[in-house]
A computed fold for a 1504-nucleotide RNA from an uncultured prokaryote, annotated as small-subunit ribosomal RNA. It matches the Rfam family "Bacterial small subunit ribosomal RNA". The coordinates come from a structure-prediction model, not an experiment, and the mean pLDDT is 84.
RNA sequence: UAGAGUUUGAUCCUGGCUCAGAUUGAACGCUGGCGGCACGCUUAACACAUGCAAGUCGAACGGCAGCAGCAAGUCACUUCGGUGAUUUGGCUGGCGAGUGGCGGACGGGUGAGUAACGCGCAGGGAUCUGUCCUGAAGUGGGGGAUAACACGAGGAAACUCGUGCUAAUACCGCAUAUUAUUCCGAGGAAGAAAGCUGGGUUUCGGCCUGGCACUUUAGGAUGAGCCUACGUCCGAUUAGCUUGUUGGUGGGGUAAAGGCCUACCAAGGCAACGAUCUGUAGCUGUUCUGAGAGGAAGAUCAGCCACACUGGGACUGAGACACGGCCCAGACUCCUACGGGAGGCAGCAGUGGGGAAUCUUGGACAAUGGGGGAAACCCUGAUCCAGCAAUGCCGCGUGUGUGAAGAAGGCCCUAGGGUUGUAAAGCACUUUUGAUGGGGAGGAAGAUUGUUAGGUUAAGAGCUAGAUAAUUUGACGUUACCUAUAGAAUAAGCACCGGCUAACUCUGUGCCAGCAGCCGCGGUAAUACGGAGGGUGCAAGCGUUAAUCGGAAUUACUGGGCGUAAAGGGCGCGUAGGCGGUUCUGUAAGUCGGGUGUGAAAGCCCCGGGCUCAACCCGGGAAUUGCAUUCGAUACUGCAGGACUAGAGUAUGGUAGAGGAAAGCGGAAUUCCCGGUGUAGCGGUGAAAUGCGUAGAUAUCGGAAGGAACACCAGUGGCGAAGGCGGCUUUCUGGACUGAUACUGACACUGAGGCGCGAAAGCGUGGGGAGCAAACAGGAUUAGAUACCCUGGUAGUCCACGCCCUAAACGAUGAGAACUAGCCGUUGGGGGUAUUUAAACCCUUCGUGGCGCAGCUAACGCGAUAAGUUCUCCGCCUGGGGAGUACGGCCGCAAGGUUAAAACUCAAAGGAAUUGACGGGGGCCCGCACAAGCGUUGGAGCAUGUGGUUUAAUUCGAUGCAACGCGAAGAACCUUACCUGCCCUUGACAUCCUCGGAACUUGUCAGGAUGGUUGGGUGCCUUCGGGAACCGAGUGACAGGUGCUGCAUGGCUGUCGUCAGCUCGUGUCGUGAGAUGUUGGCUUAAGUCCCGUAACGAGCGCAACCCCUAUUCUUAGUUACCAGCGAGUUAAGUCGGGGACUCUAAGAAGACUGCCGGUGAUAAACCGGAGGAAGGUGGGGAUGACGUCAAGUCAUCAUGGCCCUUAUGGGUAGGGCUACACACGUGCUACAAUGGAUGGUACAGAGGGUCGCGAACCCGCGAGGGGGAGCUAAUCUCAGAAAACCAUUCUUAGUCCGGAUUGGAGUCUGCAACUCGACUCCAUGAAGCUGGAAUCGCUAGUAAUCGCGGAUCAGAAUGCCGCGGUGAAUACGUUCUCGGGCCUUGUACACACCGCCCGUCACAUCAUGGGAGUGGGUUGUGCCAGAAGUAGGUAGAUUAACCUUCGGGAGGUCGCUCACCACUUUGUGAUUCAUGACUGGGGUGAAGUCGUAACAAGGUAGCC
Repeated sequence: UAGAGUUUGAUCCUGGCUCAGAUUGAACGCUGGCGGCACGCUUAACACAUGCAAGUCGAACGGCAGCAGCAAGUCACUUCGGUGAUUUGGCUGGCGAGUGGCGGACGGGUGAGUAACGCGCAGGGAUCUGUCCUGAAGUGGGGGAUAACACGAGGAAACUCGUGCUAAUACCGCAUAUUAUUCCGAGGAAGAAAGCUGGGUUUCGGCCUGGCACUUUAGGAUGAGCCUACGUCCGAUUAGCUUGUUGGUGGGGUAAAGGCCUACCAAGGCAACGAUCUGUAGCUGUUCUGAGAGGAAGAUCAGCCACACUGGGACUGAGACACGGCCCAGACUCCUACGGGAGGCAGCAGUGGGGAAUCUUGGACAAUGGGGGAAACCCUGAUCCAGCAAUGCCGCGUGUGUGAAGAAGGCCCUAGGGUUGUAAAGCACUUUUGAUGGGGAGGAAGAUUGUUAGGUUAAGAGCUAGAUAAUUUGACGUUACCUAUAGAAUAAGCACCGGCUAACUCUGUGCCAGCAGCCGCGGUAAUACGGAGGGUGCAAGCGUUAAUCGGAAUUACUGGGCGUAAAGGGCGCGUAGGCGGUUCUGUAAGUCGGGUGUGAAAGCCCCGGGCUCAACCCGGGAAUUGCAUUCGAUACUGCAGGACUAGAGUAUGGUAGAGGAAAGCGGAAUUCCCGGUGUAGCGGUGAAAUGCGUAGAUAUCGGAAGGAACACCAGUGGCGAAGGCGGCUUUCUGGACUGAUACUGACACUGAGGCGCGAAAGCGUGGGGAGCAAACAGGAUUAGAUACCCUGGUAGUCCACGCCCUAAACGAUGAGAACUAGCCGUUGGGGGUAUUUAAACCCUUCGUGGCGCAGCUAACGCGAUAAGUUCUCCGCCUGGGGAGUACGGCCGCAAGGUUAAAACUCAAAGGAAUUGACGGGGGCCCGCACAAGCGUUGGAGCAUGUGGUUUAAUUCGAUGCAACGCGAAGAACCUUACCUGCCCUUGACAUCCUCGGAACUUGUCAGGAUGGUUGGGUGCCUUCGGGAACCGAGUGACAGGUGCUGCAUGGCUGUCGUCAGCUCGUGUCGUGAGAUGUUGGCUUAAGUCCCGUAACGAGCGCAACCCCUAUUCUUAGUUACCAGCGAGUUAAGUCGGGGACUCUAAGAAGACUGCCGGUGAUAAACCGGAGGAAGGUGGGGAUGACGUCAAGUCAUCAUGGCCCUUAUGGGUAGGGCUACACACGUGCUACAAUGGAUGGUACAGAGGGUCGCGAACCCGCGAGGGGGAGCUAAUCUCAGAAAACCAUUCUUAGUCCGGAUUGGAGUCUGCAACUCGACUCCAUGAAGCUGGAAUCGCUAGUAAUCGCGGAUCAGAAUGCCGCGGUGAAUACGUUCUCGGGCCUUGUACACACCGCCCGUCACAUCAUGGGAGUGGGUUGUGCCAGAAGUAGGUAGAUUAACCUUCGGGAGGUCGCUCACCACUUUGUGAUUCAUGACUGGGGUGAAGUCGUAACAAGGUAGCC
C1' cells in the first nucleotide's frame, strides 16, 4: 500500500482495453464580483519596420563645433541704470568630434548544435589571473611621430587619398634594477616607468607635502584554463573500428601537461562489460507522480555548457576566437548616380508569419546591483514597478435572522395529493466588497553644506573614519491601512443524473435524429437521444481535449511467469562469463562501525517569526540515502599460501543390452521369368467398371532371378544425448551399471557466442529398383468430384558420397545438486536366510511403470522419474489479428531456413472446469414408432375448408407437426364486421342539466331509413309543490369504434405429453459455476417399489380418492316388469293383482399380488396356478407437474397506449362473404355378386319435445297436406332401426353397378328461395372397372361395417357431438424410420445443428511491401578549388625613433610565394525520406456469388 467495468448461459483463471486520483508554462466551450502572490511563443535558432538596451573619464591630451557666463571692441536703442545685435578672446563653467585610458569577455537572451570530460560528483597538478588586498623596490633623463585641425583631391554615398601643423598617462630608446624576474656554459647576459590634482612655499627656476595614477617584484584573494576515476537515452535489422591512429625519441608550440604539431622508430590502441555507425537530446540542483522502489519531465528560480543570420578566420586584450567588434565566403533584405555600399532583436517593447496557443512599441533609476570617474554625477529595457490575460495557487464576497395561507406559478399525479419549499413575498437586522469624501505609514540607506574632535601632514589644505545640525532624494502612488456617508443595495455559474458513479420523472422522437470514457443506448411506453421539472457534484469557476505518473504485481530490484492460458532452445560437447566441498594461517578488496572533507544557494520536511488569515516571504535546524579520505572490526565472500576426502575422476574384477560402423551369411513372403497340370473365368467393390484372360489367365507343382523388409520371440522389456535402434555371425568401437581395494586431491556445475549430431520430405552425382507409391492416366461416386473407393503407375522409398537443418523434433515439462509418508509391479547387478541344486523370501542399488500422503495447482492434474521445498546457471514470454510476414543481414545449388518489425485493426483472443443442447457417438428403455395385419387417403364425381386468381366487395382471423368439415353448434334478409347508393350528427346505447310532453297506437301517401297526414289514447304515486318511468327538443361534458398493436397485457387455449419427470430445506463436497440427494443394482405403466449409498427428509407430478361400466346383495316398486293366480281381447300387462324376474335408483359387498408354487438377494417384484363375475392400474372417462414455442386469440370478454370524432361512429336498401384456367387438405358416394333390386320376418341404445313433438284416420306415387287425440313425458310422441335372416331375380356388362349433370313438374320453411335453401316425382344417366410416388388410422367389444339420436336451427349436414347392432386379423421381435426418457462420451454450439464457421471470386475503402525509375537530405572516399587569416620563405618595393665606420645595418611594412583551410566543382559509394505506371498479399465493410474445409466419429478422425 483501497479498487471497479468489460470475454461466459453461468464459473474460476490468464490477459488486454477502459474508469475513478494527482498534476500542467496549457488550449477550447459556457460563464465571470474583488484582492494578494506567482506565471505568460512549448510552434518558425522564421523574417524583422521603429525606439531604446554600453558607456564613461576635461583630475591623461591637443583643442573649442554648440550652450551659458565673463572681458574687450563695434553698431543700434536708451528711462542713462542698462538692453539688444554682432566681432574678438578658450578667459571661466563646461564640452560635439578627435587622440588616450578603463569598460564593451559582465549583465541580458536562446537551446540550434552537442551522447561529449558537455554536465554531475569526487579528486589531481604542469598553469595564467586586469581591477582588489598585504609586502619590497622604484618613478631619472631624452627622442621621433600622428589624429583632430587647415588646404587640396576623388566619390551618388559609405568613405578615402595627398600635402602641411600639433599634444599627451599615445609611441620609442638611454640610465638604474644588489636582493626579486627571465636566460645561462654559473663567469655573466637581458629587461621598467607617466604623469595628473589639492595644499604650503619660492621673484623665477624650483622645493616640501597629501591623494590618485605608473613600473618591477613576492604572496594572497578571486576568476579562468588543463587532466583523471565513476555516473549520464534508444537501436546489433549498426560488429568490427583506427594511420597522427597507440607508444617512444628529437624538435617545435602553448600561460600550462599532452600527437597539440612535426621528423624518425616500433605496431600498436579500442570493442560483446557493446567499439564504430544511425537516431534522439543541452546537463544539473530540482519538478510532477508514487506507500516506497521507481517512472516521466528539465518552463519560471539557481549552477555549468553551447550559440549569436549560415560557414571559416584571426586581431586586440588580463580575459574573446567576442550577441549590439573586425576580415572573408554564402543566403536574404535595403540604398544606389550601377561604379559601389549598408545590415543582422536567440537584449526590452513591438510587427508580420507559423500555430490550438502565450502580454505594453508603459514608468523610473527611488531601492538592489553593474561600468566609468577623485568625486559630484553620467549610463544601465540588469533591476524595481505599473499595464494586459481567471493562466495557476490562496483568501473574501454575492447577505443574516424570522417567516406556513405550506401563496401564486411550474412539474408530476393512483386526481386524494406530492414536489419546487422557509425557498419567495412580508417583517426585523448587518454593511465585508464596491461607490463617494477625509486622513495616512513603511520601503530612505544615503548625498550635500555647516560645526566639531581624531589619523596622515610642517600645516586647520586635501583625504580618511566618526559625532552633530540643517537642507534634500519615492517610479510605484489617487499605495497599503484607518475612518465617515447612503444602501440588500453592485455580484452565480458550469457539468452531470443506465452501471462503473453521488443524483428520476414527464414529454417529443421512433435503429431516424442523435449519444458514447468502457460496457453499450435509440426499431412507439427510452431514468442512456432532444426539451422540461426535480435532483447531485463543484463553485468564480465548471466541463472538454492534450500530456505525465498512478491504479498496472501490465517489464515484477522491492514484486511476475514458462505441462494445457503467451513462454524450455530438437539434442549434445565446450569457450568467455556466472556460481562453487571441509579445514588452518595471512591479507583486508567486498562487508560493518567511528572520524574528517565535500554533497552551492533556493526547493522538500520540522520549529519559530512577518504580511488581519492563507498563498507568499524571513530566520534556524534537519535532510541531502552519494563520493573521497582516514582509523578500526574480520563472522561471511574474495585474494595468497598450506592441509583434507564426503563432490568429481583414474586403475582393477564382473554384468546386461534392437548403442554405433563395416563385412559376410540365412530362411519365409511378394513380383517377374521358364517348364508341367488344368479350363473359363480372374480380380475388385457398398454395388460396379476400368484391368488381366482361349495368343490359356486365376488356381496348383517344380526350377531359376532380383530387390527390399526381417513373422513368432516381443514385454508400460532393453540401449542411446536427442533424432533413433529389431534375422544371424565376425571385426572395430562409445557409454552405462556393479563389487572390493588403491590412487589424484575440488580437478566440479551451468554455459552467451562457437563446434558437432539431427526423423521424414527435398536437392546434386553415380548405382539400384521386388513391393509400396506423390504426380499422372483410366474406371466409379456425385448436382459437380481436379477427392474419399477401384485398376494401373513415374519420381521417391534402397546403396555410396555431398547438401538441406526443419517436425505435435512432445513428457507440449532445460541441465545439475540436496531434502521430503507409504504400497504394488518389472529389467540389470550385488549380498543374505534356510539343507543344497532348482525355486522362494529378505536387504541393497541403477533404471522403468501403476496408485497415493503432505504439499503445490485456475482447474485438470503432479506427487522421490515432482508441476512439492530450496540452491546455481542458461533459454524464453508480456492482449488478439496483421505475422513467424515485409525489408535488411547471414546460410543454402534450389526449395527454403534463421534473425525479425511497423502501419492499420479489434475489445476481446485464450485455459480449465460446469449446466444444458446437439452428434450421420455409445449403452439401456418406452410408444400403432417400425415390423405383422385390417381398412383408408392419393386416381373418379360431388360436399366442405384453404391457397391462388378475380372482384366495387369477394370482411377478418387461424399457416409444419400443433392452420386448412378450424373460430362458424349451421352467410337467402338479419347475422355482417366487407362493397355501392342514400340518410343522421350529444348520436342506435350510458350518466348529468334545462324546457315541453304521458307513453303508446290505427289507417293512408311517397321509394327503404325517414318524413308528411289522420284516427284512437290521457296512465302510476302524491304531503297537490311535485316525483318515478317513458317520449320530443336544446346545450356541453361525453357516447361510439369487429380501427392498430396478442411483440405492452389479463383471462382462456393448443403443443411437447398423461411423457415421468421438475424442484426445495438442512447437511456434505467443490475457490466457484455447481454437484450430491435424483447416480448405481433389480424392478415397474410410472423418480413405481426394494436394496445399496454423504446424504436425510419434503413438495409439485405418478398412483389412489371422483364418475360411468362389468357381478352380487339390501331397500323401494310407477309411468317400468309379468313368474304364479284370476279376468279379458282378433291381438295386446289390457284389467284385478303380484314384488319373484328384467329394469329403474339409493345404499352396500367385491380385487388386496390376499392365497399356493417357482425365480429373485431371505427384498421389491416377476412367472405360473387356485378360487372368482372380474387378476395383477379389470375396461372407459374426468384429471395435464416445472417449463418450452415473444405458439394462438385486442373479432368472445376485459384492458394499457396510439388513432377516428358531420366519421374509422350510427341508420337503411341492394350486392358480396356462394366468384373460378388452377393447386392442396378433410370427407361422402362409388367402381359392384361378401353385391344390386323386389318381397317378407326380427332385434337396440341413447336422446328430444308446449312459439314444441304431434298419434289414429283421410288425400297425394311422393315430398307433403288435412286432422287434431295424447303428452310439460320410464305414461304421449319423434319412431317403420339398419345391416342381419328367409325367398326371388340379375350373371360380370360401364351392367338391373354408379349416381353426377341437366330438363320438366312439385312440396315445405320463410316478408322474400333470382343471385343463393332443403326435399319429392318423372326423365336424363357423366366420370368411375380398386387408384403412381407417397401416406393415414387401428392391438378387442378395438378396426371394419350398419343404422339411430341430439346441439345449432324459421328452413338448410356427406360436418360435429353422442348411441347402440354385427364384429375380425395380427404383434416373430426392437436391426431400421419417427418421437420420447435415463446414464455416459465429444463439442470451437448457448438465438443452443434451422448452431457455428472456412477460403476463392465480385464491389467499396484503408494502411503497407515490390517496382523501370524520379526528386531531396545526411555522409564516406578520390580529385578540383583555394577567399580571409596565421605561421614559414623572400632574391621585388619601401621604411620616423635604435646603432653606425654615414656607405649602410638591425628591425618593421607592403608585395610575391608556399603549408594549412571555409565556400565551391566533379567522379564513385553508403544511408534515409518523399514520389511512381503497374503489381503482391493484408485489414475492414450490408442481407452478394461458389462450394462446405473445421467444430459431433463434422459424415475420409484431426493436427504438425